[in-house]
RNA sequence: GAGCCGGCCAGACAGUCGCGUCGCAGCAAUGCGCCGAGGAAAGUCCGGGCUCCAUAGAGCAGGGUGCCAGGUAACGCCUGGGCGGCGUGAGCCGACGGAAAGUGCAACAGAGAGCAGACCGCCGAACGGCCCGCGAGGGUGCGUGGCAAGGGUGAAACGGUGGGGUAAGAGCCCACCGCCCGCGGGGCCAACGCCGCGGGGCACGGCAAACCCCACCCGGAGCAAGUCCUAAUAGGGGUGCGAUGGCACGGCUCGUGCCGCACCCGGGUUGGACGCUCGAGGCCGACGGUGACGUCGGUCCCAGAGGAAUGACUGUCCACGACAGAACCCGGCUUACCGGCCGGCUC
Numbered sequence: 001g002a003g004c005c006g007g008c009c010a011g012a013c014a015g016u017c018g019c020g021u022c023g024c025a026g027c028a029a030u031g032c033g034c035c036g037a038g039g040a041a042a043g044u045c046c047g048g049g050c051u052c053c054a055u056a057g058a059g060c061a062g063g064g065u066g067c068c069a070g071g072u073a074a075c076g077c078c079u080g081g082g083c084g085g086c087g088u089g090a091g092c093c094g095a096c097g098g099a100a101a102g103u104g105c106a107a108c109a110g111a112g113a114g115c116a117g118a119c120c121g122c123c124g125a126a127c128g129g130c131c132c133g134c135g136a137g138g139g140u141g142c143g144u145g146g147c148a149a150g151g152g153u154g155a156a157a158c159g160g161u162g163g164g165g166u167a168a169g170a171g172c173c174c175a176c177c178g179c180c181c182g183c184g185g186g187g188c189c190a191a192c193g194c195c196g197c198g199g200g201g202c203a204c205g206g207c208a209a210a211c212c213c214c215a216c217c218c219g220g221a222g223c224a225a226g227u228c229c230u231a232a233u234a235g236g237g238g239u240g241c242g243a244u245g246g247c248a249c250g251g252c253u254c255g256u257g258c259c260g261c262a263c264c265c266g267g268g269u270u271g272g273a274c275g276c277u278c279g280a281g282g283c284c285g286a287c288g289g290u291g292a293c294g295u296c297g298g299u300c301c302c303a304g305a306g307g308a309a310u311g312a313c314u315g316u317c318c319a320c321g322a323c324a325g326a327a328c329c330c331g332g333c334u335u336a337c338c339g340g341c342c343g344g345c346u347c
Base pairs, nucleotide, nucleotide: 001347002346003345004344005343006342007341008340009339011317012316013315014314015313016312017311019036020035022033023032024031025030038323042334043333045332046331047330048329049328050222051221052220053219062218063217064216065215066214067081068080069079070078071077082096083094084093085092086091097213098212102211103210104207105206119151120150121147122146123145126144127143128142129140130139131138132137159177160176161175162174163173164172178202179200180199181198182197183196184195185194186192226274227273228272229271236265237264238263239262240261241260245259246258247257248256249255281300282299283298284297285296286295287294288293318321
């Protein structure tokens, strides 16, 4: 000088006026005191607490998660490890289970795209033809054919390099590398495939952010959840009393419904209160752990409104101040953001 990772701050100080909850004083007006937005209060994308409803258990359907282990109230979060990719490096990124259960997909190009295939090419050993030769045999790629080394297509073409072998070739054979299977060791378990031994010429190509299979998890709605108190009025249900009354069901009988008074019951509207903020809480220290985190001790109280407060002005200073504002609470993720500080590390 360039960069990587983690943590923190979010103009500072003073004065004046104002706003909201709470506490104290006061009949009241009001006065005094305490506190008064964020790292994201945001998006509402995950996870939980809490509340009401539902609920034997198990299964199906549906949704989610997906290397392994751990942390946690829980998670799709975090930590550590493994594997793969990127970077000289510190580090960063990864929907990273299963394709030897089944179904399916692969444009264009190409001969062939899945238990494949022969366009160019290579070969003539075999069978046949033709030619030469008295014959043994030789020639010819012409027919039946053989091959997949080389070229070519493609994102991908049924292991790679070298040697042997062959008519030409090919795991056809061999060595090394790769791959698969089994066993043992390692990894405190595991993922893994680091090491060793044995077996196998190689079968089993890719895609599961295609269906699917496997494992695990998931009841629904949300603070306008919900709980309590409650006057008057209107209405509902039940019981009793009453003229054996009136009205309606075309007339009559029976029956049914409605109409009066008293008492009881439960519900709704309105209003009020609770839910409401002390909490999986912050800070400091010790101990355990690689770490996320846990245990213990000390200490602090830090918005709680309800049409909704958190503001304005003045002065001084500087590096001239971004994104943005609670509405039940908490843990995450993601997104927005002027700048600055601290620690560790790399080239």
Record summary
Bacterial RNase P class A from uncultured Arenimonas sp., 347 nucleotides, folded computationally. Model confidence (mean pLDDT): 80 of 100. It matches the Rfam family "Bacterial RNase P class A". Rfam links the family to the GO terms dimeric ribonuclease P complex, tRNA processing and ribonuclease P activity. About the family: Ribonuclease P (RNase P) is a ubiquitous endoribonuclease, found in archaea, bacteria and eukarya as well as chloroplasts and mitochondria.